[in-house]
Context: one part of a larger RNA
RNA sequence: UUGGGCAUAAAGUAUUUGUAGGUGACUUUUUAAGUCCGCCGUUAAAUCCCAAGGCUCAACCCUAGACAGACGGUGAAAACUACCAAACUAGAGUACAGUAGAGGUAGAGAGAAUUUUUGGUGGAGGGAUGAAAUGUGUAGAGAUCGAAAAGAACACCAACUGUGAAAGCACUCUGCUAGGCCGACACUAACAGUGAGAGAUAAAAGCUAGAGGAGCGAAUGGGAUUAGAUACCCCAGUUGUUCUAACCGUAAAUGAUGGAUACUAGGCGCUGUGCGUAUCGACCCGUGCAGUGUUAUAGCUAACGCAUUAAGUAUCCCGCCUGGAGAGUACGUUCGCAAGAAUAAAACUC
Repeated sequence: UUGGGCAUAAAGUAUUUGUAGGUGACUUUUUAAGUCCGCCGUUAAAUCCCAAGGCUCAACCCUAGACAGACGGUGAAAACUACCAAACUAGAGUACAGUAGAGGUAGAGAGAAUUUUUGGUGGAGGGAUGAAAUGUGUAGAGAUCGAAAAGAACACCAACUGUGAAAGCACUCUGCUAGGCCGACACUAACAGUGAGAGAUAAAAGCUAGAGGAGCGAAUGGGAUUAGAUACCCCAGUUGUUCUAACCGUAAAUGAUGGAUACUAGGCGCUGUGCGUAUCGACCCGUGCAGUGUUAUAGCUAACGCAUUAAGUAUCCCGCCUGGAGAGUACGUUCGCAAGAAUAAAACUC
C1' cells in the first nucleotide's frame, strides 16, 4: 500500500534490439461495444437511513417510505474512445546530393624508449634511499660508440575536442563495413513511442586450452623502519598484464538523474553543416538545424542546487522504493568448469 515518491535522504534495470500488452497525428463516412439519457423488471424478509405510532421515557417493538449503486430487458443520442470504409502529410521511414569523426573489423608498415645478447674504447665504482642495507661490479660493471633480437605501448598534435547504445575508442596507410548530421524537397502513407517475458552486447579481475613474455607487477623471498611491521620505503620476483578460441556477466557499469513527445527569458563559447551580407577569394558580421559546454531569469527544490541537454510545465509506457539491523544473507530453483551470479525470505532485536 496513497491524492506519496526515486541526482545527493529507501528507490532508474549496465546498455540496447524487440514479442505480448497498455498508449497513439489529421479529415470525412458507417456501426453503436464503451459513453450518455429515458422507461420497465429484479435486487426476499430482518438489518441500516428516515417519518409517524406503542410500551410513563429509553433500549425495544410496530407501520409507512426512500436515496445511491448493481444486474437484465427495451428505446433514443452520436461529441469523445473503439469499429468499418476512404482520403491527407506536419510524426516515422525510403531514395537523392553533400559532409565530420580516436565508430567497428581485418591486414601491412614506421619511429622513440626499455630490456637482453654481442663487439670496440675504458678501468672502479655504479645503483638505491629520509639515511642505509640486501642486491650488482676487476670472471671488467656503470659510462660511451656500433650491431642484433624481443615484447608492449603509441610522446608532441590534445582541447572544456570528436565519436559510439553503453562498456569503450587515439602512431601511419589500405580493404570491408555500421550509424549520425545538414540540404533540397521526389516517394510510402501513421508504418509510431514505450516495452513484462526473451535475445544481443558488456571495463577490470577471474577461469579453460594453446601461444607469447620486454617493462610493470598480486603472491612469495630478502633488506630496512618499528615496541612489533604478515604494511608504507628498497632489491628481486611467480600468476597476471599481451594474442587466439571458449566461459564468466559483475563495477562508485555515474550525469549516483529510464525512454519518448510538446511547451517555457536571455548572455557568452566550442564542434558539424546550410543560408544571407561582404569580397577577386577567404575572414568578419547576422541567422537556421543538430550536438557539446558555461552563466543566469521565471518556475521547482528540505537545502545544495537544476534551469530549452530541467531536477520547470504536461501526456504515454516501463523499472524500482516503503524504518534500522538481521541481509542482498539462509533455504529452494535457474545458470556456471569453478569462483560465483540471478531470484529472494523469516525468526530474534532496536
Model confidence (mean pLDDT): 88 of 100. Predicted 3D model of a 350-nucleotide part of an RNA (small-subunit ribosomal RNA, central domain) from Gossypium gossypioides. Rfam family: Bacterial small subunit ribosomal RNA. The organism belongs to Gossypium, within Eukaryota. The RNAcentral record of the full RNA draws on SILVA.